[in-house]
Molecule: SAM riboswitch aptamer (S box leader)
Organism: Sphingobacteriia bacterium
RNA sequence: AGCUUAUCCAGAAGGACGGAGGGAACGGCCCUACGAUGUCCUGGCAACCGCAAACGACACGCUGCUGUCGGUUGGUCCGGUGCCAAAUCCGUUGCCUCAGACAACAACUUGAGGCAGCCGAUAAGCA
Numbered sequence: 001a002g003c004u005u006a007u008c009c010a011g012a013a014g015g016a017c018g019g020a021g022g023g024a025a026c027g028g029c030c031c032u033a034c035g036a037u038g039u040c041c042u043g044g045c046a047a048c049c050g051c052a053a054a055c056g057a058c059a060c061g062c063u064g065c066u067g068u069c070g071g072u073u074g075g076u077c078c079g080g081u082g083c084c085a086a087a088u089c090c091g092u093u094g095c096c097u098c099a100g101a102c103a104a105c106a107a108c109u110u111g112a113g114g115c116a117g118c119c120g121a122u123a124a125g126c127a
Stems, first nucleotide, its partner, number of pairs: 002126007013042005021031003025092004043084003048080002050076002053073002055070005060064001093116007
């Protein structure tokens, strides 16, 4: 690199270095010399895994500061990650609804909204 599952409208910035683009692609819209992106340090956010607690279920040479488990609840950064502009910044594909356009109906197209998906990111597990 790959596969599976879950989550992605909440949250969380200061300093140092450095000096031009950055927000993955394209379009839009933003950020950026009042110094972005990036690297490092410090600080923080969150609760995926861990940890400990409560609750519940089950088990027992068995009634206990017992053990195991959990689609439960809240706690915690002590451990493993992650994250700290904007919803994954928005859209890209499909379906549905409404509106506009047309003399009218339908289709196409345009706009708005909803649902699902794609892409991506992160975690946990597998290989």